[in-house]
Context: one part of a larger RNA
RNA sequence: GGAUGAACGCUGGCGGCGUGCCUAACACAUGCAAGUCGAGCGAAGCAUACAGAAUGAAGUUUUCGGAUGGAUUUCUGUAUGACUGAGCGGCGGACGGGUGAGUAACGCGUGGGUAACCUGCCUUAUACAGGGGGAUAACAGUUAGAAAUGACUGCUAAUACCGCAUAAGCGCACAGUACCGCAUGGUAGUGUGUGAAAAACUCCGGUGGUAUAAGAUGGACCCGCGUCUGAUUAGCCAGUUGGCGGGGUAACGGCCCACCAAAGCGACGAUCAGUAGCCGACCUGAGAGGGUGACCGGCCACAUUGGGACUGAGACACGGCCCAAACUCCUACGGGAGGCAGCAGUAGGGAAUCUUCCACAAUGGGCGAAAGCCUGAUGGAGCAACGCCGCGUGAGUGAAGAAGGUUUUCGGAUCGUAAAGCUCUGUUGUUGGUGAAGAAGGAUAGAGGUAGUAACUGGCCCCUAUUUGACGGUAAUCAACCAGAGAGUCACGGCUAACUACGUGCCAGCAGCCGCGGUAAUACGUAGGGGGCAAGCGUUAUCC
Numbered sequence: 001g002g003a004u005g006a007a008c009g010c011u012g013g014c015g016g017c018g019u020g021c022c023u024a025a026c027a028c029a030u031g032c033a034a035g036u037c038g039a040g041c042g043a044a045g046c047a048u049a050c051a052g053a054a055u056g057a058a059g060u061u062u063u064c065g066g067a068u069g070g071a072u073u074u075c076u077g078u079a080u081g082a083c084u085g086a087g088c089g090g091c092g093g094a095c096g097g098g099u100g101a102g103u104a105a106c107g108c109g110u111g112g113g114u115a116a117c118c119u120g121c122c123u124u125a126u127a128c129a130g131g132g133g134g135a136u137a138a139c140a141g142u143u144a145g146a147a148a149u150g151a152c153u154g155c156u157a158a159u160a161c162c163g164c165a166u167a168a169g170c171g172c173a174c175a176g177u178a179c180c181g182c183a184u185g186g187u188a189g190u191g192u193g194u195g196a197a198a199a200a201c202u203c204c205g206g207u208g209g210u211a212u213a214a215g216a217u218g219g220a221c222c223c224g225c226g227u228c229u230g231a232u233u234a235g236c237c238a239g240u241u242g243g244c245g246g247g248g249u250a251a252c253g254g255c256c257c258a259c260c261a262a263a264g265c266g267a268c269g270a271u272c273a274g275u276a277g278c279c280g281a282c283c284u285g286a287g288a289g290g291g292u293g294a295c296c297g298g299c300c301a302c303a304u305u306g307g308g309a310c311u312g313a314g315a316c317a318c319g320g321c322c323c324a325a326a327c328u329c330c331u332a333c334g335g336g337a338g339g340c341a342g343c344a345g346u347a348g349g350g351a352a353u354c355u356u357c358c359a360c361a362a363u364g365g366g367c368g369a370a371a372g373c374c375u376g377a378u379g380g381a382g383c384a385a386c387g388c389c390g391c392g393u394g395a396g397u398g399a400a401g402a403a404g405g406u407u408u409u410c411g412g413a414u415c416g417u418a419a420a421g422c423u424c425u426g427u428u429g430u431u432g433g434u435g436a437a438g439a440a441g442g443a444u445a446g447a448g449g450u451a452g453u454a455a456c457u458g459g460c461c462c463c464u465a466u467u468u469g470a471c472g473g474u475a476a477u478c479a480a481c482c483a484g485a486g487a488g489u490c491a492c493g494g495c496u497a498a499c500u501a502c503g504u505g506c507c508a509g510c511a512g513c514c515g516c517g518g519u520a521a522u523a524c525g526u527a528g529g530g531g532g533c534a535a536g537c538g539u540u541a542u543c544c
Stems, first nucleotide, its partner, number of pairs: 001544004006540005013391006019384002021349001027346002030344003035091003040088002044084002046081009059068003098302003107227008117219002122215007130164001132162002139154006170195006177188004200207002228274003235265002240262004245257003277299004281292004304325005327338004355381001357380003363377001364375004394424004404415004429481006438471001442467005448461003488533003492529001493514003499528005509516002
């Protein structure tokens, strides 16, 4: 000199773009952060329409017994619905969001390998979807419990579940052929035996289902090289190193197991100890290098602590399950509930780090045929000079060099064109008008086109009109008004730009280094002046 996720002191006008718990991976009140599908299913409720049954008012009539009339109300059935909320079922809760505790490791980076692997949704191709069955939630009833939550009996549906049939192709076993390679081997045929499928819905256009093959995407495993400090850590290791045979896995493998052998690593630093998420990048530097790993992006790990599996294409799963532990809460003492390192927010710790905001309008994600619903992702607004950038606090003229301050050799000098005065401008400010882009779609209404068809509807495409904005009446722009409201801070002995006066008297004090202060202090304190930077300035901390 540069830099910072900074803090502290003094000061503080505006805008744009960023950034904002580095400490206690400390504990958390409250609200929200993952739902969706009725075009998979049954039942219930609500609304509307129709039909049936019961009830039977007013009125009419009467021989006062009644007859007629059908309002109203209730029940049942059927149909419809941009309706409602539970249940079964499907897909998604493995993404998105947070944090950096652990980890010195194939964790990460880079380059390869898999002849040792998997892959839901998506795309392409081929072949199919025949015929049956038994349950169960919801619901009803009984019952246990304070609750959480159950138990029993009975009924019912499905794209829920289970057999059977079929098998182009696929899996497994055996026999055997051809070709090829990179060691184990790979690919393509053949024969025999054997095994495994499917689901419907519909607005009739489609949407789904099963099997196989290929692709794409995403993952898994292995290897070469690189990846902090300490020898005041020198030896370490028993599933340890290898083999054979099994088990397990998507898959190779001591991954696990039985048996056999005694190996394996290490001064090219094993082991142990300490520290640490890694990288793209960021800071500095002419570079080489050194330092850092906030924000943004990629990978990894974790979700109160430890362990475990289930489901699933995918988890050993932040807002799923089970067990143990600590803590908090409820309790009728028998037993239960919870997990902010999601967004806000609270307490605590600390030098220190924000709103319990608005919206799904855009982008993206989940579900859905779609409309749409959900989305603290995201888009925005709020707070903070925390940082960078831009703008302002006026411009021109103006010597009687005013008053006043400071100083003086008492003549003067200086603040100083500075002020006042005069002439302008209106950035910003205040007030009032106009007022965006970000919107693509989707829906409704109307018109047209189109393969196919005897023809229409529908589907698809296209045109016109209306309609969709949190930010926000925001940005921008126009007009009016007023120089009116808006400058500080640090230093002035040398390094280092900038000097005098007074006070103090080795005191009070200053100080980054040298050093200054003991009666003329340009070094302390104050004032005047001048210097630096400027909505900031200085100090502290850290890195180069």
Small-subunit ribosomal RNA, 5' domain from an uncultured bacterium, 544 nucleotides, folded computationally.
The full RNA is in RNAcentral, with records from ENA and SILVA.